[in-house]
Context: one part of a larger RNA
This record gives sequence, structure tokens and C1' cells, in this order.
RNA sequence: ACCGGCGAGUUAUGUUAACAUGCGAGGUUAAGCAGAAAAAAGCGGAGCCGUAGAGAAAUCGAGUCUUAAUAGGGCGUUUAGUAUGUUGAUAUAUACCCGAAACCAUGUGAUCUAUUCAUGAGCAGGCUGAAGCUUGGAUAACACCAAGUGGAGGGCCGAACCGUAGUACGCUGAAAAGUGCCCGGAUGACUUGUGAAUAGUGGAGAAAUUCCAAUCGAACUUGGAGAUAGCUGGUUCUCCUCGAAAUAGCUUUAGGGCUAGCGUGUGAUGUUAAACUUUGGUGGUAGAGCACUGAAUAUGGAAUGGCCGCGCCUAGCGGUACUGACUAUAAUCAAACUCCGAAUACCAUUGUGUAUUGUCAUGCAGUCGGAACCGGGGUGCUAACGUCCCGGCUCGCGAGGGCAACAACCCAGAUCGUCGGCUAAGGUCCCAAAAUUAUGUUAAGUCAGAAAGGUUGUGAGAUUUCAUAAACAACUAGGAGGUUGGCUUAGAAGCAGCCACCCUUUAAAGAGUGCGUAAUAGCUCACUAGUCAAGAGAUCUUGCGCCAAUAAUGUAACGGGAGUAAAACAUAAUACCGAAGCCACGGGUACGAAAGUACGUUAGAGGAGCGUUCUUAGUGCGGCGAAGUCAGACCGUGAGGACUGGUGGAGCGCUAAGAAGUGAGAAUGCCGGU
Repeated sequence: ACCGGCGAGUUAUGUUAACAUGCGAGGUUAAGCAGAAAAAAGCGGAGCCGUAGAGAAAUCGAGUCUUAAUAGGGCGUUUAGUAUGUUGAUAUAUACCCGAAACCAUGUGAUCUAUUCAUGAGCAGGCUGAAGCUUGGAUAACACCAAGUGGAGGGCCGAACCGUAGUACGCUGAAAAGUGCCCGGAUGACUUGUGAAUAGUGGAGAAAUUCCAAUCGAACUUGGAGAUAGCUGGUUCUCCUCGAAAUAGCUUUAGGGCUAGCGUGUGAUGUUAAACUUUGGUGGUAGAGCACUGAAUAUGGAAUGGCCGCGCCUAGCGGUACUGACUAUAAUCAAACUCCGAAUACCAUUGUGUAUUGUCAUGCAGUCGGAACCGGGGUGCUAACGUCCCGGCUCGCGAGGGCAACAACCCAGAUCGUCGGCUAAGGUCCCAAAAUUAUGUUAAGUCAGAAAGGUUGUGAGAUUUCAUAAACAACUAGGAGGUUGGCUUAGAAGCAGCCACCCUUUAAAGAGUGCGUAAUAGCUCACUAGUCAAGAGAUCUUGCGCCAAUAAUGUAACGGGAGUAAAACAUAAUACCGAAGCCACGGGUACGAAAGUACGUUAGAGGAGCGUUCUUAGUGCGGCGAAGUCAGACCGUGAGGACUGGUGGAGCGCUAAGAAGUGAGAAUGCCGGU
């Protein structure tokens, strides 16, 4: 891992609702007695519920309490209950099942290990050479010096022994801590044998939360005990009807609850609901506006204040490129501004509207983590698959078609069958069902990713200038004189800079467009003539393109092939394809008198059934072969049920009821097998 078996809403007693049955203003017995194989029937009326309530009570009573009250008000008075059973729910019990970490109590452990005690044992070999002593020297005597002797030391090197710093291997190991190499201690705070001591709210600890039998921030064993678990996982047959929520309030509450909201069953009511429509209202949003509150710009007027001048330095007068209340005109801005002010929405109302509607009572729930998208906003960066409100929609709980694939987007809501038809979104060259339609545009493979900005790419439209009195471009020629204008400057001659920008000769030629020089020079342009010959410029609007354009495994930004008078883009028309949509034909179920309507579905509510084991009654089958098992093209919407044959070798069905250890694929489920 697979297969097989086992494996989870039970039981008791109350309460409550529905249903069934009995009796009914009543209903009913409990213990017990008795009976008997065991039950049932019988006896048993204590008790319980109901038949009257009100008040704290005395008490009164269809009333009573409050009160001074005969007032008002509260609770009552209109009659149906009760016993048993079944089912739903609930309370108390383990209470659907499995699961803690923990807490407490009684014991068992120091054969591991920590420390201690008692008594024993062990430490090859080599090195060093303390004190002391002896001899000699030395001294006044000591001190001191030398040689020898001596054999100290948590001394040195290094086996056994004890340890384990490093590294490699091992890591389903040879081993639940090892092996190889290397390394530390090795007469000591050494190592070790045996026996003993200390015990869990504890012991021991050269101290690491370290050890206390492969277990230690509190050992192990048994018990309390099925501790508790607002948490996770699991919870077993079928079909049918309806079908949510992810919100509000409160919560030591936020992943839990309670009440309401939304679902479902039953009963009652009987047109009440939605929607549209008529009429009448509430309001201060969008917009707009500047009348208020504020913000904010320009110009004119202008007080006050400042500064300057005149003045006996007072009054005052004059000036001012200062300030600028207020005011006029013009033009603006606002969630916390409003002289105004919609559309929707909301409330009421008229009529239509008859449905799986509304309302009331009652049984049972689930839901309180929501999500994207579109619209109106707050917050954020007018960031986020962000977050928070409001309105809608889908997913959630929704399959089908489209978007290559893709909960939420577009189309569309699957009762079942059909080798029938029509369409939606979206498509019609091939993959791949259906058009190789029309007129234009695009040349970038744009299509098939992107901005500011740039573009003499190209299409459409508009305005305007020049042009056979010859335009635009090109070529040939000219482009002069006063004059080097004046100033400035070292110089300034068209061309560093400042000022001015005239006149003449002309077909035309600027006191000069650019290059250039130190300054001149030189080249060139404007402008003019000739040659040539018919269109040439400028501006605006607009369609489609182009550049801008850089990313990590491999093209990789049409789904691919591929596509260029298209298979791209724009416009237009017709045809076709295309879904579980709609239609057609046939079947089923729910509701309904019928006609008819409906039948996606998670949590969840309700209904109807299948099967297993056993019991009772009835009725059957079986050695002429039961159950089980294997095979088969049968029946039923399904759970399932027959039949025939093989195998098997002794029990087993059906009908009507009843009772449950009653249905497995999941629980890192349990046991067994392979």
C1' cells in the first nucleotide's frame, strides 16, 4: 500500500410539540397484592394532571389586586382535558466516536547515573632530582660555595586504565551514541570491585535545567477517569419536495455563543405580497451657484497706519515704486459653504395584478471567516487579487456554451429519453462545426503588450499662397557704389558688442543669412536675369501606421499552423455554425377539482422507501440438494429483487407485525492476511 473483518446520535428519567389510540368534565393509577413456566388480564385511588382565578398574605371569588375611590389600570372570566405509545427537540447523566498537554492520590525504583559511607584492588618502563644528611672548602663563628648522598612533586615522557578536543566513516548503523586515525590525564581533586545511604511538593549536582534504569523545567506504576477539549479529524443505504447564511445588537467577545434577520414542516387567515400605474408627500445628494461661512486672482476707488518734505517743529499742508480694511467691476474654489436644486430611491394612495405571494401561531434548523465583478464613496499613492460602507450581480450552493486553458467576466439556469429542429454569447482558411462575402484602410506581421515626446510613412477632408505675363527645384550669370556707416576697440572693414538702418546705379543686390579672418581677404544666402517646363508651397482637422520598446530553462505578448486587393482593421449586408437555452415527440414526480404550472443545489427542514440480524403469527422450500459462492444478454427511478446453470453439502425463505449491537471509503482509525 491493497484486500477482508471491526468501527461513531445510544439508554434511563423529566419537559415540550406533533401524530396515533382509549376515555372524556373528567383522565389515570404508583408501590404493592395476586396470578403464572414467563407474561397478560384482575385487585390496589395513595398520588398526579385538568375542571377558577386574583393577591406577598389574611382573604375574597367570575372576579380579584392596587387605592380614600363604586375612578383608572394589572391579571383573569368565552370552557377540553387526560393516560399510554411513536417521532422531533431539549435538560440531567460520559450522552455521536477517537484525541491532549496537564492536575490529584497510593505505591515502585539509586543493579543506569549523581554525591556520600564502609571494605578491598590497580597504576609497564623511562626522565627530572626539592628538603634533609655526609665530606671538602670557607668564616672569629654563622652565612655561603663545591662534590656526593638522598628521593620530594595535584613534577616530565609514555603503555595498561580512565577520558573524548579534532576529523573521516557510519546515519532502514556491526552499534537506539559506535569504528578508524589523531588526541587529554596517567601517584592523583586518580581509577575501579563489592556492600550500603539519600526518592519525586523529593533526592543528588566542581552547576549543564545535569542526573535519578535507552524517560526528566519535575521519574515510573496503578487509580480518580470515558478528567476536560468554545479545538482538529471521522460519522456507514436510496429516491422525492423546498432550500439558506457569511448581517444587526450584546458578549473577558472576536475561528465560540444568545436574540433578531434569512430556510423548512404543520395549522389558521383569505388578496393581503412583488411589479407596473394614478395622485400626493418627505429630503438637500448629483449638478449648479457665490446670497452666508471660508479660500483665492486682476484692475479702479480708498480709510487707517508707516516713510519723506514744509511748518513756531504744534496744528496742519504736500509727496510717496510702502501697507491695503472697505468698496466697484471681471473671473474662480469647497466633505464638515448654500440664494438654488434634480434623476433615482423612500412613504402613503388609485387601479391592474391571483403567485412556489403576504400575515399570524407553532415544531425543527443551519448561518455570524465570505469572494470577485460593475456603479456611488471613505482610507491608501484616484497603489494592491488592499481595506471599510452603500446599490446591483454572479460564485458560494450552478452543470452547459464562449473567453486556448481559467470559482467570480459574456451567454444561459441541467426532471428523464431522442443518430429531430431553431437560436444566444461567440464564431465561419486548416487544427475545428460553419462565408476563402462586398467596399475601403494598413505594409508595420501592425494585427498579436505600453506613455510623454518625435515622425517629409500613407489615406481622407478643409483653408490659403505662387504659377504659360512661366511658378517650385536644378543649372549658367550677376549679387554693385557712397562705405572700412557712426560708436566702441589694440583691431571691429555686412558678420565680438551698442546705435541707426539712409541714399545712389540698377534686371537685381540687406549698412547684410550663414561659414570664415588677428583685422582684411575668400565662400555663400537674400534678391535679379537666362535655360527648362507644369504644377509647386504653407497651415489646420482626421483614419491607419513608424520610433521611443531592455530579463532571466526554450520561440513564449494570435492557443498553434499559417495569413498581406487578408484569414488584419473600419463600414455594410445576407447566409450558416453554435448550449443541458427554446421548440417537437414520448415518459416520471410534486402541487392543483381541472386546465395547467413546476421539478440545479451545499448547510439545513420535510416526505416516501430498500436492505441486514433477531422475535411472534401465518404460510412455504430443502440430500430429486438449503445457505454461501461463480457466471449470465432479466426486472425496478434507486436502495435493491428474481430466474437459469456450475460449485457447495444442511439448513433457508415469503406474508403481516414487532425489536434493534441495522448499512463504511476515508477517523496519520483498530485487528488479520498478502

A computed fold for a 674-nucleotide part of an RNA from Mycoplasmopsis canis, annotated as large-subunit ribosomal RNA, domain II. Its Rfam family is "Bacterial large subunit ribosomal RNA". Gene Ontology terms of the family: ribosome and structural constituent of ribosome.